[in-house]
Context: one part of a larger RNA
């Protein structure tokens, strides 16, 4: 000088930060991922009203909620155990390669079929839940036709090799579902949206490679998928990535193996730099998700609030069997020197879904705690000498606290009341007008313009006004290092103390008083780093 600090004294108020460094220890409760009825099949109460008061009917309303289904759930958030490795960092390569949704071009949507939930009916089961008949749609499942040919063969050209292009044969798709105007009996047209096949982009990812990347030689030899081929097989894709064979190799004193520690940068603290320490907080990347192992869906996962096995552990149980998994947000115990509210909102951002209205966000965006940290301001100004009393020292003359206080004259930040009061909002919706592209028209569609409407914070910030100096000062030190001195106590004792030391009868070093220094809502100690 710094701190994610922690302790002891004290302790007004504001802004902006920050806040479990220890047990990756268990975890009550609540919430933290849904969304879409303009994909599709069913489809309700309550309430209100009518009534012949028995019950039906209308509305409420095709509105909640559940079912299939879609798209999200691989993002956001948390946390550092594991991990010395192509994990990170930096440069490179993929002619070894994937990439939903978005964006631009090109082509294209044909013809059939059975099914499963919900629902409704029976069984089982304490319960979690499970099962048998039966009905039923689709943008949900499966066939068949097409298709510029995904792939394979032969060829020709080009290239940097196995790549690009180009010809000529063999075998995969698709949901004209929905909505809205218009015409019209209907076919059918038209807008906007969706779908399917190829291409290229854009993002994101895999995957290989060059350098760097902590201590220990009181670790010196490790290595059978091991190192190299070859057929199989397996990825999206290159490989001992797997397997059958055959070679017998590969690493290693330029430290391999082995063992201990550690996420790793961008930074951050330091320092004149070289360097050294460190990785909280923000921002990239990396693993993990009670522990260990597995795969399923899907562009993407071996998935924190998915699935399934095994094991701890904890609960519920009718004992036959279930159920969970806070290293999300708050909270509890427990550990520890120590670390926050079981708070408010979705107004901005931002992200799912969805035409949209909108609804989901504990991300966010704000309030609360806590002097944990950096800033900023108050605790008053000006005058005021009888140098008052008081204290304290004293050579008994004084000096010293001290212009300090009292008293005048002021002023009122900050706290306090009490009025006044935002920007943070842009959008989007809805109505109106005009326009564009398209259509045979017309709706809807974009664009512009008025206009209406949306705030958690919060009645805050800010401004004004009112009273009165009124409510706000402490914490270390005073031998030398190092700013600040005298008296009383004690007497090698009590005790101090970072080093040097100081205390054994006048201790400026101990304890207390006066009086100085220093810093000040803080001082001071203990820890770490440099």
């Nucleotide at each position: 000088a710094a701190c994610g600090a922690a302790c002891g004294c004290u302790g007004g108020c504001g802004g902006c930060g920050u806040g479990c460094u220890u047990a990756a220890c268990a975890c009550a409760u609540g919430c933290a991922a849904g969304u879409c009825u303009u994909a599709g099949g069913g489809g309700a109460a309550a309430g209100u009203u009518c009534u012949u008061c028995g019950g039906g009917g209308a509305u409420g309303a095709g509105u909640a909620u559940a079912c299939u289904g879609g798209c999200g759930c691989a993002c956001g958030g948390g946390u550092g155990a594991g991990a010395a490795a192509c994990g990170c960092g930096u440069g490179a390569g993929u002619a070894a390669u994937c990439u939903a949704u978005c964006u631009a071009u090109c082509a294209g949507a044909u013809u059939g079929g059975g099914a499963c939930a919900a629902c409704c009916u029976g069984c089982c089961g304490a319960a979690a839940g499970g099962u048998g008949g039966g009905c039923u749609a689709a943008u949900a499942c499966c066939g068949g036709a097409u298709a510029u040919g995904a792939g394979c063969u032969a060829u020709a050209u080009u290239g940097a090799g196995u790549g690009g292009u180009g010809u000529a044969g063999c075998a995969a798709g698709a949901a004209a579902g929905g909505c809205u105007g218009g015409a019209g009996u209907a076919a059918u047209c038209u807008a906007g949206u969706g779908c399917u096949g190829a291409u290229a982009g854009u993002u994101g990812a895999g995957c290989u490679c060059g350098c760097g990347u902590c201590c220990u030689a009181u670790u010196a030899g490790c290595u059978a998928g091991u190192u190299g081929g070859u057929g199989g097989g397996g990825u999206a894709a290159g490989a001992g990535c797997u397997u059958a064979c055959c070679a017998a190799g590969g690493c290693u004193a330029c430290g391999a193996u082995a063992g201990g520690u550690a996420a790793c940068c961008g930074g951050c603290c330091u320092g004149a730099g070289a360097g050294g320490g460190u990785g909280g907080a923000c921002g990239g990347u990396c693993a993990c998700a009670u522990u260990g192992g597995g795969a399923c869906u899907g562009a993407g996962a071996c998935a924190c609030g998915g699935c399934c096995c095994a094991a701890a552990c904890u609960c519920c149980u009718a004992c036959g069997g279930g159920a969970g998994g806070c290293a999300g947000c708050a909270g509890u115990g427990g550990g520890g020197a120590a670390u926050u509210u079981u708070g408010c909102g979705c107004a901005a951002u931002g992200g799912g879904c969805g035409a949209g209205a909108g609804c989901c966000u504990g991300a966010c965006g704000c309030a609360g705690c806590g002097a944990c940290g950096c800033c900023g301001c108050g605790u008053g100004a000006a005058u005021g000498a009888a140098g008052a009393a008081g204290g304290u020292a004293u050579u008994u003359a004084u000096a010293u606290u001290g212009u300090a206080a009292a008293g005048u004259u002021c002023u009122u930040u900050c706290a306090g009341c009490a009025g006044g009061g935002a920007a943070u909002a842009a959008a989007g919706u809805g109505u109106a007008u005009a326009g564009u592209a398209g259509u045979a028209a017309c709706u809807g569609a974009c664009u512009a313009u008025a206009u209406u409407u949306u705030g958690a914070a919060g009645g805050u910030a800010c401004c004004u006004g009112c009273a009165g100096a009124a409510g706000c000062a402490g914490c270390c030190c005073c031998g030398g290092c190092u700013a600040a001195c005298u008296c009383c106590g004690u007497g090698c004792c009590a005790g101090c103390a970072g080093c040097c030391g100081c205390g054994g009868u006048a201790a400026u070093a101990c304890g207390g008083a006066g009086g100085g220094g220093g810093c000040g809502a803080g001082c001071g100690u203990u820890g770490u780093u440099c």